The RNA shown here (c-di-GMP-I riboswitch aptamer) has 87 nucleotides and comes from a Candidatus Bipolaricaulota bacterium. It was read from a public genome assembly, where an Rfam model found it.
[in-house]
RNA sequence: UCCCGAAAAGGGCAAACCCAUCGCGAGGUGGGGGCGCAAAGCUUACGGACCUAGGGCGAUCCGUUCACAGGUGGCCGAGCUGCCGGG
Numbered sequence: 001u002c003c004c005g006a007a008a009a010g011g012g013c014a015a016a017c018c019c020a021u022c023g024c025g026a027g028g029u030g031g032g033g034g035c036g037c038a039a040a041g042c043u044u045a046c047g048g049a050c051c052u053a054g055g056g057c058g059a060u061c062c063g064u065u066c067a068c069a070g071g072u073g074g075c076c077g078a079g080c081u082g083c084c085g086g087g
């Protein structure tokens, strides 16, 4: 440096839900709480997917389509970085 693994050791993060708060919303932040994660560390100014949201069309419910913008890195790929062990 590359590949593999998460048995051990030291640890780390923190789903749903609850409280507070920000936001039109998806969702974010802090506290509690642990479903899980060997990158559940970082990046959307790399690609895709999904969600919010405004409009159009059909229209009973609803479906479909489009521009901008926002969100999810715990949706995936990709990039960068990293503890331990083995090769």
Base pairs, nucleotide, nucleotide: 002087003086004085005084012037013036017032018031019030020029021028022027035074041080042079043078046077047076048075049072050071051070052069054066055065056064057063058062